Background
The prediction has a mean pLDDT of 81. The RNA shown here (transfer RNA) has 71 nucleotides and comes from Plestiodon egregius lividus. Its Rfam family is "tRNA". The family's RNA type in Rfam is transfer RNA. The sequence is in RNAcentral, with records from ENA. NCBI's taxonomy places the organism under Eukaryota, Eumetazoa, Teleostomi, Euteleostomi, Plestiodon egregius.

RNA sequence: UAGAAAAUAGUAUAGUGGAAGUACGAGGGGUUUUGAGCCUCUUGGUGCAGGUUCAGGUCCUGUUUUUCUAG
Numbered sequence: 001u002a003g004a005a006a007a008u009a010g011u012a013u014a015g016u017g018g019a020a021g022u023a024c025g026a027g028g029g030g031u032u033u034u035g036a037g038c039c040u041c042u043u044g045g046u047g048c049a050g051g052u053u054c055a056g057g058u059c060c061u062g063u064u065u066u067u068c069u070a071g
Stems, first nucleotide, its partner, number of pairs: 001070007010024004018054001025043007047063005
């Protein structure tokens, strides 16, 4: 420099245009002499900007960051 891919909760990871999920974690409560474990409730998220659409995590454009390949 060129090409490709990725960005979703504190962490990891799904989501084929129509309800934003799961696990771990964190907080409250119960159980326990205490802790661990177990049970239960809660918490918190779509990189940024724009476009298309009745409706965008998803499609399009730009941009930022990261990774891979070639030189």